[in-house]
Order: sequence, then C1' cells, then structure tokens
RNA sequence: GGAGUUGGCCAGACAGUCGCUCUGCCUUGAUGGCGGGGAGGAAAGUCCGGGCUCCGCAGGGCGGGAUGCCAGGUAACGCCUGGGCGGCGCGAGUCGACGGAAAGUGCCACAGAAAAUAUACCGCCGAUGAUCUCUUCGGAGAGACAGGUAAGGGUGAAAAGGUGCGGUAAGAGCGCACCGCGCGGAUGGCAACAGACCGCGGCAUGGUAAACCCCAUCCGGAGCAAGACCAAAUAGGGACGCCAUGAUGUGGCCCGCAUCGCGUCCGGGUAGGUCGCUUGAGGCGUGCGGUGACGUACGUCCCAGAUGAAUGGCUGUCUGAAACAGAACCCGGCUUAUCGGCUGACUCCCC
Repeated sequence: GGAGUUGGCCAGACAGUCGCUCUGCCUUGAUGGCGGGGAGGAAAGUCCGGGCUCCGCAGGGCGGGAUGCCAGGUAACGCCUGGGCGGCGCGAGUCGACGGAAAGUGCCACAGAAAAUAUACCGCCGAUGAUCUCUUCGGAGAGACAGGUAAGGGUGAAAAGGUGCGGUAAGAGCGCACCGCGCGGAUGGCAACAGACCGCGGCAUGGUAAACCCCAUCCGGAGCAAGACCAAAUAGGGACGCCAUGAUGUGGCCCGCAUCGCGUCCGGGUAGGUCGCUUGAGGCGUGCGGUGACGUACGUCCCAGAUGAAUGGCUGUCUGAAACAGAACCCGGCUUAUCGGCUGACUCCCC
C1' cells in the first nucleotide's frame, strides 16, 4: 500500500421564529406569565421468554406443543458466553434442528440386475455333476446346462471397508500385513469429547427422524379492550310508605289473586371520569471478581406518558433537496428494514 474478518458507537448540527403535549412555580374571574421534559436502533414483525392483572389452584392420567452436543450466564428463554464435534475458508473467522437408524413401522424419484432377509445384466469360472452334444481308440479337449463368483464393467446422490501379498476353477476378510472402523479399558478433561496408549473383534446390520416414532426436559388459560374504583339521564329490579279504599282482568256474584299510580331509600350496570401509567430485572461513571456472557460495591441522574391520541412547520448558516421508520402496560431477546459516517481488535498478500 492492497484485499478481507469481526465487535462497539452515531443516526444531521447550530441559531431564530410560530405552534402541540405533559409538568413545576407564581397569579387569576376566565386565564396568563416564567421555567423544565417530549420517540427508536429498530418504537416494526408480534416470533420466543418474563413481570403485572384476572379466571383459577394447575396433583395424576390421556392428548398436544416446544426444545434437543457439553458447561456456564440470566427473573426466564427457543437468547447470550465459552468449549467440543462436523462443513467451508490459506487465514482472521464463519455456518450447523448437532439426542436415538442395533425398539418398531414406512420411504429412497430416474437410472440400474439389485436401493437392503442383498442381488447375477455384461463379465469371470464351470473345480463340482453316474447331466447333454461333438471330436477322440483311450487319457483328454471343445461347446452347453445346472451351478459358483461381488475381483472387473456399466447405473446411481448412495452398491455392503481400502491397498498389497497369499489363496482359488474363478473369486471372496477366505487367510495375513498395513491403513481405516467398532467395542472395552486406562489417561487427560467438571463435561461434550480427545489422541501418537493397551486389549478385543474380520468388520457386526446403506441413507432418511424439518417421515411416523422412541427417549429426556419444559409448558394451566386469557390478556392493559388485563383489571380496580367513582358514577349521570333513560329503562328495568328490590324494600318500605301513601292514595283512589280506585280501575282493569279472572268470575254468575263476594272473598281472593294478578296488573296499573305517586313518593323515599337500596343495589347492579351503561355513557362519562379516575387509577392501572411509567422509578425500572432503570441509565451513566468508577472500583473489584470472571477468558467471557455477566455479577457486585459505591457514587450520581430522573430521561415521553397521550386517549382522536402531542413530539411539528418555516427561515438562515454549515458539509448533502440524509436512509429505514414513529411510542400506546413494561422489560429481556430474536428476526426483518436502513443514506451516510466514526472507531477498537485481528488475518492474508506485496514493498
């Protein structure tokens, strides 16, 4: 100098002016005056996990869902950190639903003989066989059949360990050596697991579980329109009292029963209002512990809270007609969107 990997941060600035919303103080008849606060890194998707609230008391069984190498962090998680194993990369690094295929069931397109109790299309052999045909005096030879064979060819994403020697009729872990593999032990590690250790086994069973399934762990449901409180008008409900001692209905008539009026009180509930509502697993700084996620001590700060719903408009200067986008109970994550810029650490190549 070039090419990359990975983490953190910012998200136009300043000034003037006109507004909006919440709030403190002063003042007031309404109100006004002076101050203070006012979107995000994702406020988004609503995909996970919690707090909080109500229903309820969630113990067991069945069913369902989620997760799935190990250890740790955390309020919790499907998140994060560190590690193991595997893939990719020269490397820094990065990606992985990464338990079980020897419990059982299913599936494996096309091609191919065969896709899993292995099989015989080509090829090789035809030792074996009172087998058949031919040659031959006979020994034997040739062809064929039965049969043997997974070495070789061909198919496929995948074909039942690899190389070599022996062996054989031809072959084959059939035997042996080396390599690979599996199991057990020892060693190291908390563990996942590991290798250049020891022993055993001719090799022992293709792939697929985001196929059913099996195993382990976890999960009660609904959500701030949760929910709590205050509480009109109208209608309806209950209790008591009053009035005509009434009206209507039932009935032939009386009693009785039912309905109808007025007043007071009570309770439920609607509109409306208040709370829930923002001080919180909170932010910042420093120290300490830890590889780290994170924890802890001290100091310091208060930083939107609306309910038709505020956070905006204009002008000027700078360096540019800034990107994605806007709270609605609150947190921790993940994912997705995003103009431009700052910065830490590291890798490879060239000089």
Predicted 3D model of a 351-nucleotide RNA (Bacterial RNase P class A) from Acidihalobacter sp. A source record names the gene rnpB. The RNAcentral record of the sequence draws on ENA. The prediction has a mean pLDDT of 76.